Context: one part of a larger RNA
RNA sequence: CGGAGGAAAUUUGAGAGAGUCUGUCCCUAGUACGAGAGGACCAGGAUGGACGAACCUCUGGUGCUCCAGUUGUCGCGCCAGCGGCAUAGCUGGGUAGCUACGUUCGGCACGGAUAACCGCUGAAAGCAUCUAAGUGGGAAGCCGUUCUCAAGAUUAGAUUUCCCUCCCGCGCAAGCGGGCUGAAGGCCACAUGAAGACUACAUGUUUGAUAGGCCGGGUGUGUAAGCACAGUAAUGUGUUGAGCUAACCGGUACUAAUCGGCCGUGAGG
Numbered sequence: 001c002g003g004a005g006g007a008a009a010u011u012u013g014a015g016a017g018a019g020u021c022u023g024u025c026c027c028u029a030g031u032a033c034g035a036g037a038g039g040a041c042c043a044g045g046a047u048g049g050a051c052g053a054a055c056c057u058c059u060g061g062u063g064c065u066c067c068a069g070u071u072g073u074c075g076c077g078c079c080a081g082c083g084g085c086a087u088a089g090c091u092g093g094g095u096a097g098c099u100a101c102g103u104u105c106g107g108c109a110c111g112g113a114u115a116a117c118c119g120c121u122g123a124a125a126g127c128a129u130c131u132a133a134g135u136g137g138g139a140a141g142c143c144g145u146u147c148u149c150a151a152g153a154u155u156a157g158a159u160u161u162c163c164c165u166c167c168c169g170c171g172c173a174a175g176c177g178g179g180c181u182g183a184a185g186g187c188c189a190c191a192u193g194a195a196g197a198c199u200a201c202a203u204g205u206u207u208g209a210u211a212g213g214c215c216g217g218g219u220g221u222g223u224a225a226g227c228a229c230a231g232u233a234a235u236g237u238g239u240u241g242a243g244c245u246a247a248c249c250g251g252u253a254c255u256a257a258u259c260g261g262c263c264g265u266g267a268g269g
Base pairs, nucleotide, nucleotide: 001152005163006162007161008160009159010158011157015149016148017147018146021049022048023047024046025045026044033038051106052105053104054103055102059100060099061098062097066093067092068091069090070089071086072085073084074083075082076081110144111143112142117137118136119135120134164268166179167178168177169176170175180266185263186262187261188260189205190204191203192202193201210256211255212254213252214251215250216249217248220244221243226239227238228237229236230235
């Protein structure tokens, strides 16, 4: 821009793509078969491999500063307690998120038309012949069935709901000019993240829990500081599972989403 008024939502599916894998074991059954050795079809069940998707409950990884320990040195006057720098100084753990080595799930089954091939009936050709007329079976393959996208599918589809029902002049009309009106809805702006390179998408904007703060909880770390006591001291014990705690969960308008602007019209060739 189009889809013959505008808009919001829900959809159909022409078409396109993805997927389509396979082992072993048990049972049938040591049966059929076979002198024996050996050893099935068919049917049923279990469990793997590789591949793929989703997810983070579990097991792990990461987690640039959440907690603790610790070395050297400098600073806060000193002690104590802290802070800076040294790869994040080093070391041990670790929330959310992201992840695989983790968890769950997938290929199934079924239908249709067929290939090779196997048939039925059957002439040409009194026989025979699956084929010439007619009519069956038949593959991990083909078309569906499963999943994803999908009406720019210009053949532009469908359903539901919402909105606009002015005035004057010219003109036969279509329409043109001036005025009034400005809907539904959308965009901008702003607070953001489950989204994200940008954009887009999604949530919210005081009729508000969108982000921050605060409160409560959770999680992590692992018993803070101070004081008291024991010990010459290092240190230990008590207060104390303490103190601190990111991204997590919930609550709460304290702060910030202010005030606003723009597009879109008037019933539809």
A computed fold for a 269-nucleotide part of an RNA from a Deltaproteobacteria bacterium, annotated as large-subunit ribosomal RNA, domain VI. The prediction has a mean pLDDT of 88. Taxonomically the source falls in Myxococcia (Bacteria, Pseudomonadati, Myxococcota). Its Rfam family is "Bacterial large subunit ribosomal RNA".